[in-house]
RNA sequence: AGAGUUUGAUCCUGGCUCAGGAUGAACGCUAGCGGGAGGCUUAACACAUGCAAGUCGAGGGGCAGCACGUCUUCGGAUGGUGGCGACCGGCGGACGGGUGCGUAACGCGUAUGCAACCUACCCUUAACUGGAACAUAGCCCGGGGAAACUCGGAUUAAUUUUCCAUAGUAUGUCGGUGUCGCAUGGCACUGACAUUAAAGCUCAGGCGGUUAAGGACGGGCAUGCGUCUGAUUAGCUUGUUGGUGGGGUAACGGCUCACCAAGGCAAUGAUCAGUAGGGGUUCUGAGAGGAUGAUCCCCCACACUGGUACUGAGACACGGACCAGACUCCUACGGGAGGCAGCAGUGAGGAAUAUUGGUCAAUGGGCGCAAGCCUGAACCAGCCAUCCCGCGUGCAGGAAGACGGCCCUAUGGGUUGUAAACUGCUUUUAUACACCAAGAAACCCCUCCUCGUGAGGAGGGCUGACGGUAGUGUAUGAAUAAGCACCGGCUAACUCCGUGCCAGCAGCCGCGGUAAUACGGAGGGUGCAAGCGUUAUCCGGAUUUAUUGGGUUUAAAGGGUGCGUAGGCGGGCCUGUAAGUCAGUGGUGAAAUCCUUCAGCUUAACUGGAGAACUGCCAUUGAUACUGCAGGCCUUGAAUUCGGUUGAAGUGGGCGGAAUGUGUGGUGUAGCGGUGAAAUGCAUAGAUAUCACACAGAACACCGAUUGCGAAGGCAGCUCACUAAGUCGAUAUUGACGCUGAGGCACGAAAGCGUGGGGAGCGAACAGGAUUAGAUACCCUGGUAGUCCACGCUGUAAACGAUGAUAACUCGCUGUUGGCGAUAUACUGUCAGCGGCCUAGCGAAAGCGUUAAGUUAUCCACCUGGGGAGUACGAUCGCAAGGUUGAAACUCAAAGGAAUUGACGGGGGCCCGCACAAGCGGUGGAGCAUGUGGUUUAAUUCGAUGAUACGCGAGGAACCUUACCUGGGCUUGAAUGCAUUUUGACAGGCUGGGAAACCAGUCCUCCUUCGGGCAAUUUGCAAGGUGCUGCAUGGCUGUCGUCAGCUCGUGCCGUGGGGUGUUGGGUUAAGUCCCGCAACGAGCGCAACCCCUAUCCUUAGUUGCCAGCGAUAAUGUCGGGGACUCUAAGGAGACUGCCAGCGUAAGCUGUGAGGAAGGUGGGGAUGACGUCAAGUCAGCACGGCCCUUACGUCCAGGGCUACACACGUGCUACAAUGGCCAGUACAAAGGGCAGCCACUCCGCGAGGAGGCGCUAAUCUCUAAAGCUGGUCUCAGUUCGGAUCGGAGUCUGCAACUCGACUCCGUGAAGCUGGAAUCGCUAGUAAUCGCGUAUCAGCCAUGACGCGGUGAAUACGUUCCCGGGCCUUGUACACACCGCCCGUCAAGCCAUGGAAGUUGGGGGUACCUGUAGUCCGUCACCGAAAGGAGCGGCCUAGGGUAAAACCGAUAACUGGGGCUAAGUCGUAACAAGGUA
Repeated sequence: AGAGUUUGAUCCUGGCUCAGGAUGAACGCUAGCGGGAGGCUUAACACAUGCAAGUCGAGGGGCAGCACGUCUUCGGAUGGUGGCGACCGGCGGACGGGUGCGUAACGCGUAUGCAACCUACCCUUAACUGGAACAUAGCCCGGGGAAACUCGGAUUAAUUUUCCAUAGUAUGUCGGUGUCGCAUGGCACUGACAUUAAAGCUCAGGCGGUUAAGGACGGGCAUGCGUCUGAUUAGCUUGUUGGUGGGGUAACGGCUCACCAAGGCAAUGAUCAGUAGGGGUUCUGAGAGGAUGAUCCCCCACACUGGUACUGAGACACGGACCAGACUCCUACGGGAGGCAGCAGUGAGGAAUAUUGGUCAAUGGGCGCAAGCCUGAACCAGCCAUCCCGCGUGCAGGAAGACGGCCCUAUGGGUUGUAAACUGCUUUUAUACACCAAGAAACCCCUCCUCGUGAGGAGGGCUGACGGUAGUGUAUGAAUAAGCACCGGCUAACUCCGUGCCAGCAGCCGCGGUAAUACGGAGGGUGCAAGCGUUAUCCGGAUUUAUUGGGUUUAAAGGGUGCGUAGGCGGGCCUGUAAGUCAGUGGUGAAAUCCUUCAGCUUAACUGGAGAACUGCCAUUGAUACUGCAGGCCUUGAAUUCGGUUGAAGUGGGCGGAAUGUGUGGUGUAGCGGUGAAAUGCAUAGAUAUCACACAGAACACCGAUUGCGAAGGCAGCUCACUAAGUCGAUAUUGACGCUGAGGCACGAAAGCGUGGGGAGCGAACAGGAUUAGAUACCCUGGUAGUCCACGCUGUAAACGAUGAUAACUCGCUGUUGGCGAUAUACUGUCAGCGGCCUAGCGAAAGCGUUAAGUUAUCCACCUGGGGAGUACGAUCGCAAGGUUGAAACUCAAAGGAAUUGACGGGGGCCCGCACAAGCGGUGGAGCAUGUGGUUUAAUUCGAUGAUACGCGAGGAACCUUACCUGGGCUUGAAUGCAUUUUGACAGGCUGGGAAACCAGUCCUCCUUCGGGCAAUUUGCAAGGUGCUGCAUGGCUGUCGUCAGCUCGUGCCGUGGGGUGUUGGGUUAAGUCCCGCAACGAGCGCAACCCCUAUCCUUAGUUGCCAGCGAUAAUGUCGGGGACUCUAAGGAGACUGCCAGCGUAAGCUGUGAGGAAGGUGGGGAUGACGUCAAGUCAGCACGGCCCUUACGUCCAGGGCUACACACGUGCUACAAUGGCCAGUACAAAGGGCAGCCACUCCGCGAGGAGGCGCUAAUCUCUAAAGCUGGUCUCAGUUCGGAUCGGAGUCUGCAACUCGACUCCGUGAAGCUGGAAUCGCUAGUAAUCGCGUAUCAGCCAUGACGCGGUGAAUACGUUCCCGGGCCUUGUACACACCGCCCGUCAAGCCAUGGAAGUUGGGGGUACCUGUAGUCCGUCACCGAAAGGAGCGGCCUAGGGUAAAACCGAUAACUGGGGCUAAGUCGUAACAAGGUA
């Protein structure tokens, strides 16, 4: 110090989450030791038991109990002594200890004041301490009661109480003088009068007592400032605010009372409500801040709840009193007792917090002269890893890198790992034994010294709970001691197995659907370590409330606009003042804490000393720039004056024409109107159209604009009146009069509301007609409110420039409105407006840019993730509708802005393609073939499924193939290799069983150079699987698409994604080329290079050819020939090269020339980056998973050929451009020895029997359409050939399921095919045959090739489909087969309303009224003081009543949120199909 998360990617905004630190913690797993700290955060809930405040005999009377002494009649007596229960008296129980209920307050903190006060014990000073009296407890006697306790009588003491005397620097009253203070007033001196004191004890040293003054300590009161949240709490207050007087208090004071006045507080937040002890501090943070208030210290409050006073120096009193209440306990039922928020402890509550311990040894406290007593204060110990700190669990060597585990590419390697074993060493800790502290010095006692009415000092002695503890030594022996979390990213750390959207994980993002580094286990690793994790909470990160340090055009956010109150801010000069400000000084800021340094425990934590700091407050002295305040002056801000000028500025009145509608009349006749098309509607009762006249209401064409005016809303015919404003020019006047503006007031479009008018057109609602699946819409015909006027209300809008107002400053260019400069539509300057473009700068970018979103200043308003929600409740305004103000629970991890690249659009532009159009021929109808779906089946094996599956894998299913089914066999297996055992067999033949495989039997039976070979067999190692996953893969393939695209390097632009290049203007089949250009180049594609073909040449002529010559009966048959054809090698040729036109060029055009071929000549091969998780695990290969007497393998038979049906692809047809018959001509490319087969014979034929040639330019397989002639004559035919019957041929082990072919017979459907749909642009379509692969044969009408004959048409690019480029919009990015909205239905959750039910706190009114203070009081007591009693005021509590507020709950009800695959539609995003 940052990181993760919105997107395909980017930048920004913005929330959520994480890493850090902390804790009085808790929980899970684990646990060796020590030191130091801490330990009911919840029920201020209830408490059994013990202890926590006593002490003094040197105050008193006394003497119960104990001890001693004395006396004794041995029963006892005796305060005589030590001492002392209870009692009187004194001091202390107001400290110490606990808790945080209450309290938002002078409670606390800080700083002051008291001229308005008190203070026991202590210190200092001064003075005094004389006399007397009455009681009462105890004790004794008696009584009551269960008890607690209590009553009566007699007697008695004191440092108890009372009285008298004495006294002043005390108190009170009346005076005087001086001096001081901000005021009330204080202080000093002084005069007169009046009043008030005391206590004794003693060890003889002392200790006390009273008065007065002072000090110290401790308190009391008052004041300034500071001190939580809510305005959905806005008004509160009657002792209230003040005065005078009385009372009261230690003291001031409405503290209280009487009277008088009517004040006091409050948006700088009163009152009310909620919450809370405050501070020093603690945690965090760079700091500012935020949070916190355990332990320790200070203050406050409280002591079962509420009230009250007494005593006292001090209390309204934790372990005192009284009363009331609740609760608990005792009881003899009459009545009593109690208060752990002291220390332990118990129950309860809770996630959770300890021993009914020891000692007064130390420190401190109370009492006491002291000894001493008391002290759950305190000091110690116990329990708890609760926290902090420290130590240890060993160290060194040790490689066969052991065994085992885990992993892998597995005869081996890696890792665990120097780790272990083993050897040596050490002994902190542990165990055992031994020694053994400091904390202790006082008080007191003894001795001594100094001075001397008593103190100080020195020496010695006494005293330790902790504790035989810390510590030290010796011995033993590695001996007694490691876990927890994590390992997808953030975040350090990776593999295997299991699981299979299951089980589970998760802080956020997210993992898990068969190869999970994310689940569970294991191995390994990482981090921390006697702990480690989790949870909770706080701060941080978060500049995410922003003072430091944020924003508001579009992300959340500028009020609709103005006027203006308070407030905030404010021009120039001078003077004064010194409040703010700055500096110095003084006081204070307790200690502890924090920081620095030093020191003590072996170190540290911890503790101690010193310093610094405590950023604060107060006082005082000074400074005077700035701000404030006061005074004086100024003119530039502001305003006023005069004169022009501008405008759809406002209000009221008058007038005008066009249009529309209606009425009346005329002309006129069948339609009008309306729409995408129609219909509703109007019209023969005369519409529409047209003419004239009349009336009505509303709005003002042209001018008109990028214009003008207004604060905004808004304002438009002409004119008049009134009103307001801006602006310009000029002069003078005032002299800062200014800016902004919370509340407040006013204005405020449209719609809406009220009352009354008005109503032509338009037109919510409504009606009808259409559209549609529906159409409560869009379209049409009507039409009511309304729109208009007057008055009143409403108060909101995308009231927008989504941009608050004012002022200043900061480059320019250009247009325009108004004014001025002379008189001008020029030109130019200037002021005030309205626009466009741009510099700097700003901005996330888009953009803004003197009209700022730039740079500054002032003031106001507003924002803080999305949803819930501008909703609910409350308040307020409104007649209502509704407006303003305005939450929470719950829920999500996003929501959002700008820009980028794509994709898409029922957006646009340009262009292409047999894409359409123009044509030719088909498919869809029929029969058949073939494939698929479906169905069937024991099985009908599997795969392919829009285009891109369906005559596809299959370029050959009768067996085999074959993977499927049924049945029968085999288990190292059907094949191969190696090793091994055995054998000379095995194989084969035969016989039997059997469907065969196989089983059983039998016959026959190797070679050798003797090493062995060969074959079989046994055993072993390697098997095998067409089983699964094409979504784990390789390879190959389809498709977009032979479309023209896809990219890179460097540079440049941009924060970035990206852009540029590749866009633009032309051109092309083409990102083909040219030109231009912040681009310049390059790559993969295009083209070309390759093959075939079209022409020619050269070379070469056999098996090909034969012009000329020769031979032959004839045939290139032969001799010959290379000319030609052809063959197959090499070349030539075509390049827009030439010409003309157009064009800058590229290039285009041309019946051009030439040429065999002309603009890529035709065809092929060739398929960019990529897309479709496209296809294929069954072609092959391959990871993983699965089967192993079977999912392997062998065999027989069956099936893949099934058949109500549906689809695709084909064949044959429906005929005369034809069928049949006869004759006749011409190919190319291929194949051929288990072959092609000439030729001959036989058969009607398939074919058969002979048989020449050919391992092929040699032999052979070989054309058909065509042409010539004949016939048929429009018909289910001489078309068509399905189907069926019969007879055959061939292949093959075998044609039943299930082959092809031949012949004879039979002769079905079909007469050109609905919606729709396919191919093709030239040697193409169409048509005609031929060949080949596979193959024994063949279901081939298929596939792949070959040649023959050989067309038509293309105006053109509007439309359909697909594609390319540019541009635009987008809420899409799985990319439109996208996204997404609302109702309804289901489940869950929180919440609003609600008849009611129920609870709580506070207040009000009235009644009653305890204890108690105070006041009053003739009768009773007392000599009196005084008391009892009685009365009065106040009052805790109780009761009654009405209302308000806040909760809980509730039939029913409202909306909201969430939830893989529900229903209905399709509202939004593209022009989203009605922007």